[in-house]
Context: one part of a larger RNA
RNA sequence: UCCGGCGAGUUAUUUUCGGUGGCCAGGCUAAGCUCUCUUUAGAGCGGAGCCACAGCGAAAGCGAGUCUGAAAAGGGCGACUGGGGCUUUUGCCCCAAGGUCACCGGGAAUAGACCCGAAGCCAGGCGAUCUACCCAUGGUCAGGGUGAACGUCAGGUGACACUGGCGGGAGGCCCGAACCCGUGGAGGAGGAAAACUCCUGGGAUGAACUGUGGGUAGCGGUGAAAAGCCUGCCGGGCCCUGGUUAUAGCUGGUUCUCCCCGAAAUAGUUUUAGGACUAGCCUCACCUUUUGAAGCCUGUGGGGGUAGAGGACUGGAUGGGUGAGGCGCAAGCCAAGCUCAACCAAACUCCGAAUACCACAGGUGGAUGGGUGGGAGUCAGACCGUGAGGGAUAACCUUCACUGUCGCGAGGGAAAGAACCCAGACCGUCAGCUAAGGCCCCCAAGUCCGGACUAAGUGGGAAAGGAUGUCUCUCUACCCAGACAGCCGGGAGGUUGGCUUAGAAGCAGCCAUCCUUUAAAGAGUGCGUAAUAGCUCACCGGUCGAGUGGGGAGGCGCCGAAGAUGUAACGGGGCUCAAGUCCGGCGCCGAAGCUACGGGUUCGCCUGAAAAAGGCGAGCGGUAGGGGAGCGUUCCCAGCCGAGCGAAGUCGAGCCGGAAGGCGAGAUGGACGGCUGGGAAGAGAGAAUGCCGGA
Repeated sequence: UCCGGCGAGUUAUUUUCGGUGGCCAGGCUAAGCUCUCUUUAGAGCGGAGCCACAGCGAAAGCGAGUCUGAAAAGGGCGACUGGGGCUUUUGCCCCAAGGUCACCGGGAAUAGACCCGAAGCCAGGCGAUCUACCCAUGGUCAGGGUGAACGUCAGGUGACACUGGCGGGAGGCCCGAACCCGUGGAGGAGGAAAACUCCUGGGAUGAACUGUGGGUAGCGGUGAAAAGCCUGCCGGGCCCUGGUUAUAGCUGGUUCUCCCCGAAAUAGUUUUAGGACUAGCCUCACCUUUUGAAGCCUGUGGGGGUAGAGGACUGGAUGGGUGAGGCGCAAGCCAAGCUCAACCAAACUCCGAAUACCACAGGUGGAUGGGUGGGAGUCAGACCGUGAGGGAUAACCUUCACUGUCGCGAGGGAAAGAACCCAGACCGUCAGCUAAGGCCCCCAAGUCCGGACUAAGUGGGAAAGGAUGUCUCUCUACCCAGACAGCCGGGAGGUUGGCUUAGAAGCAGCCAUCCUUUAAAGAGUGCGUAAUAGCUCACCGGUCGAGUGGGGAGGCGCCGAAGAUGUAACGGGGCUCAAGUCCGGCGCCGAAGCUACGGGUUCGCCUGAAAAAGGCGAGCGGUAGGGGAGCGUUCCCAGCCGAGCGAAGUCGAGCCGGAAGGCGAGAUGGACGGCUGGGAAGAGAGAAUGCCGGA
């Protein structure tokens, strides 16, 4: 890992609701007893007791009333009883409602209560061979150093004291092996080792270390105290059994089929936040609503203070006028208030929508809405769009609000892709039409038509910013009295203007920038010289012959543009009057959408005696979850069958049914089995790191 078997909502009691049935103003018996060869059963007896028949009050109590209360008031909780038929009536019958009992089913409560799963708590025992402390009795401490008391001798004193020499050998003294310990570092980390190795280090005559024997036990001991230690995990040791199916708001698992409906991830509260309760939202039954619901449309009437706007209030903030006042030696500066102008506001408003919401009426609509009761699940939501808060006008960020989608939704598109676009899958069909999106090939459908743009492979990633890219529009200036560009020619005189300067001559710098001759020519545009010179420009003429220069707007493009395995920023190939982009047009492809044909099923309506059958119409995606209908297994009862001429089981071509499933020739097997109707459950396996066995 696989295969086989086993493996999870049960049972009892009480209660509530529903279904079915019995009896009925009543209903039912319990224990117990009796009888019966239906004996795990049945029948009878048994009225104790329970529920109902009356309520109200805390109660005494009263009673169709009662409680409160001074009250015959008011108020609270109660009482009020139905329909049909027969009959002269009393009455009788039926139905409904209601009561009770039984069975069945959905819930609840109490129990292990759907199953498996703790760590744990308690009881009873076992441990001081580790370790802590204690008791008894033993053992061990190389060597070296220091040199207390005290003694003695000498000095000294009145005597002491005191000083020195020598002797002496004290000490939780010093250095340092054994021994004990484990400071720092490194290594080691599935280690050589479940605490070690190496280097380094502390104690080493002491509160020292150590052998042996003994003692103290878990609600406890021991502890120079760390809650340390008590046999490799001690805030209460270890072991087994019991309490015991401890508890688990947690995780996992929970077994056949089909049909109808179908959520929530919110509010309030919560020692509450991954749990719960009530409400909301789902489902089922009944009642009500077709004398017409919800929804939608129109009209009428409402409240509002958002968007926008405004600046009248409040507040912010800028400039001007004026300017009390203040500052400065001065020049001057600051500045309240008033005023003008322009601007701003979630917590400003003189104003003020669209929507939304409420009510009523009319219309439309054609099944919902509301109520009562049974059963739930949900309380981690996610993303897109829009309006906002938080954040950084960040986040697949976070918190609200309003839709949508996913959740619980398949199909087509977006290369791929819960949430985007299209569209909501009952089943079948080798039929048709469309949506989004597409139509050169991969790849279904146009190498479709008309017009334009792009040259960047832009398309097929990006900003500020930059640029005679290119197309269209527009404004303006000059121009056949000849513009713009090129070419030819001129470009002069006063004058080397004045100043400055070594020099300053158009051209270092400063000042001024006139006049003349002219077709025109600056007291000079640039190069140049030491300064001149020289070249050139402005400006003018000629030549040429039609546009030229500047500004603005729009379209498409260009630069700006650097990343890690390999093109790799169109899905790919590949594409340039396009297979790119914009405008217009026709056609086609394209889905589980729509249509066609056949079929199933649910609900409603119609025909019908009918739950039959048929017709018509509308539905039939679906997790949690509610409701409905079935299949199969084992056993029991009744009836009926099969079986050594071969039961069950096993294999099984083939056949049937909408599914669970059913039938089955033949083979195997060798003794029981089935069908119909009913009943009862140890009643369905793929998952639980499930359990047992096997491979």
Large-subunit ribosomal RNA, domain II from a Pseudomonadota bacterium, 695 nucleotides, folded computationally.